[in-house]
Molecule: SAM riboswitch aptamer (S box leader)
Organism: Sporosarcina highlanderae
RNA sequence: CUCUUAUUAAGAGAGGUGGAGGGAAAGUGCCCUAUGAAGCCCGGCAACCGUCACGUAAGUGAAAUGGUGCCAAAUCACGCAAAGCGUUUGCUUUGAGAGAUGAGAG
Repeated sequence: CUCUUAUUAAGAGAGGUGGAGGGAAAGUGCCCUAUGAAGCCCGGCAACCGUCACGUAAGUGAAAUGGUGCCAAAUCACGCAAAGCGUUUGCUUUGAGAGAUGAGAG
């Protein structure tokens, strides 16, 4: 990097450092931010893999010392397709695509 698969509306600090930006990328919008952004440290959340217990198995449960991950807003919203509603501005639902994370394979 590619493929497969699962999840993606829950949860997580009024700490230290740092100094201006950030919300994946392009666009539009809307937000967060000097009552201090990103990053780093500490802290925390969750429980995918792993561990342990039960079970023939599927699976269920437990802990959180291991490997990851995560800690504004639904993956902040929209952009594409379908259906329904409403009638010209749109609204709702579902899906696709893209993204993120885990696990496996090449």